[in-house]
RNA sequence: CGUCGACAAAGGCGAACCGGCUGCGAGGCCGGCCAGCAACGCCACAGGGCCUGGCAUCCAGGCUUCUGGGCUACCGAA
Numbered sequence: 001c002g003u004c005g006a007c008a009a010a011g012g013c014g015a016a017c018c019g020g021c022u023g024c025g026a027g028g029c030c031g032g033c034c035a036g037c038a039a040c041g042c043c044a045c046a047g048g049g050c051c052u053g054g055c056a057u058c059c060a061g062g063c064u065u066c067u068g069g070g071c072u073a074c075c076g077a078a
Base pairs, nucleotide, nucleotide: 004076005075012037013036017032018031019030020029021028022027041071042070043069045068046067047066048064049063050062051061052060053059054058
């Protein structure tokens, strides 16, 4: 340094739910809360799910890490 992930250490993130704000909506943001998490950090790239507009096939525009992938990162046992 890489892989890896400990009954290690210091920290970090923060689901659901509640309150407020915001969006046509999916949803998002803030605060509380706290199931949990070694990437539960970032990217909508592929698949899946959802929303909106088109009569439909289908197309366009969005949302969502659910799965995969990519990028970065604390610690350093085996």
This is a predicted structure of a 78-nucleotide RNA (c-di-GMP-I riboswitch aptamer) from an Actinomycetota bacterium. Taxonomically the source falls in Actinomycetota (Bacteria, Bacillati). The coordinates come from a structure-prediction model, not an experiment, and the mean pLDDT is 83.